[in-house]
Predicted 3D model of a 274-nucleotide part of an RNA (large-subunit ribosomal RNA, domain VI) from Saccharimonadales bacterium (SeqCode).

Context: one part of a larger RNA
């Protein structure tokens, strides 16, 4: 820019992707075969590759979570010890781990089924009184074609389809014909708060008629038993108070901070009928 007024919502022409395979079992030790051996055919399970999601389960990571611990520098600690807190030393080492991500975890798909067929196998049946699947007709046949399942998708120029909102008002200039500005409809955008979305955009949840995010308060769920004080002990050390203290993402409440404030945007033609 077109799709012939301007929007949301959508359908599905078209593409793409997918399309695999084994072993076991019963039918059956049956058909068959002298026997050894061993089916067609149906049905039921269970792998294996190949993919997709997701984090309840089993792990992994979890560099601003806990706890434990070396060394050094500091700060509190009236001087100095002890202890407390902080930096640094790979996250200083180390034991663990919420939430997100993620596998080697879990789930599900890779089926079924329906249509035309092909090789080929039929029915009916002439031509040719017979025979013959064919020449009118008419059945049945393959991991294959078409679809069925995802995904994209109306530049599908045959440019679709459903619903919303319009085909006004005022002024200005003009002799008229029209022309311009201004308001502003459905809806959007810009901007701002944010994300389980993301390189950017997009998308998506919101914007005070608000629970988006942060914060406050709950829980949930990690850590392991806070610091001070007693008390036991010669001490290191243990015990009580004390499932104690502390705490990232997670899951409720709850307007205390922050979502301020602004823009675009239609108003138009032809025909035909009342």
């Nucleotide at each position: 820019c077109g799709u012939c007024g301007g929007a949301a919502u959508u359908u599905g022409a078209a593409a793409g992707g997918g399309u695999u395979u084994g072993g076991c079992c019963c039918u059956a030790g049956u058909a068959c075969g002298a026997g050894a051996g061993g089916a067609c055919u149906g049905g039921g399970c269970u792998g294996a590759g190949g993919g997709a999601a997701c984090c309840c389960c089993u792990g992994g990571u979890g560099u601003g979570c806990c706890g434990g611990u070396u060394g050094u520098u500091c700060a509190c600690g009236a001087g100095a010890u002890a202890g407390u807190g902080a930096g640094c030393a790979c996250c200083g080492c180390c034991g663990g781990a919420u939430a997100g991500c993620u596998a080697u975890g879990u789930u599900c798909c890779u089926u079924a089924c329906u249509g035309a067929u092909a090789a080929c196998c039929g029915c009916u049946g002439a031509a040719a009184g017979c025979a013959u699947c064919u020449a009118a007709g008419u059945g049945g046949g393959a991991a294959g074609c078409a679809g069925g399942c995802c995904u994209u998708a109306a530049g599908a120029u045959a440019a679709g389809a459903u619903u919303c909102c319009a085909u006004g008002u005022a002024c200005u200039c003009g002799c008229a014909a029209g022309a311009g500005u201004a308001c502003g409809a459905a809806g959007a955008c810009c901007c701002c708060u944010a994300g389980c979305a993301g390189a950017u955009c997009a998308c998506u949840a919101g914007g005070u008629u608000g629970a988006u995010a942060g914060g406050c308060u709950g829980g949930c769920g990690a850590u392991a038993g806070a610091a001070g004080u007693g008390c036991a002990g010669c001490a290191a050390u243990g015990c009580a108070u004390u499932a104690a203290g502390u705490c990232u993402a997670c899951c409720a409440g709850u307007a205390c901070u922050a979502a301020u404030g602004g823009u675009c945007a239609a108003g138009a033609g032809u025909a035909a009928g009342a």

Lineage of the source: Bacteria > Bacteria candidate phyla > Candidatus Saccharimonadota > Candidatus Saccharimonadia > Saccharimonadales (SeqCode). Rfam family: Bacterial large subunit ribosomal RNA. Its family is annotated with structural constituent of ribosome and ribosome in the Gene Ontology. Model confidence (mean pLDDT): 82 of 100.